[in-house]
RNA sequence: AUGAUGAAAAGCCAAACCCGUCGUGAGGCGGGGACGGAAAGCCACGGAUCCCAAGAGGAUGGCCGGGUUGCCAAG
Numbered sequence: 001a002u003g004a005u006g007a008a009a010a011g012c013c014a015a016a017c018c019c020g021u022c023g024u025g026a027g028g029c030g031g032g033g034a035c036g037g038a039a040a041g042c043c044a045c046g047g048a049u050c051c052c053a054a055g056a057g058g059a060u061g062g063c064c065g066g067g068u069u070g071c072c073a074a075g
Stems, first nucleotide, its partner, number of pairs: 005075001006072001012037002017032006035062001041068003045065003048060004
């Protein structure tokens, strides 16, 4: 240095809910908020769940698997 694991420290993200807004809808975005998270960063490839105007459509990465990148560093 790298990999696995994960104490400490610096920080980081952000559920539910509320307000505004977009959407037929699932849900998304912005603000507040904090249940939680070591990738709760990104990617819809596979499964799963949800929506629909049922289409080779759409949504969920904080459902699981997978891919990829990243901060610190005790043991």
Predicted 3D model of a 75-nucleotide RNA (c-di-GMP-I riboswitch aptamer) from a Campylobacteraceae bacterium. Lineage of the source: Bacteria > Pseudomonadati > Campylobacterota > Campylobacterales > Campylobacteraceae. The prediction has a mean pLDDT of 85. Rfam family: c-di-GMP-I riboswitch aptamer. Rfam links the family to the GO term cyclic-di-GMP binding.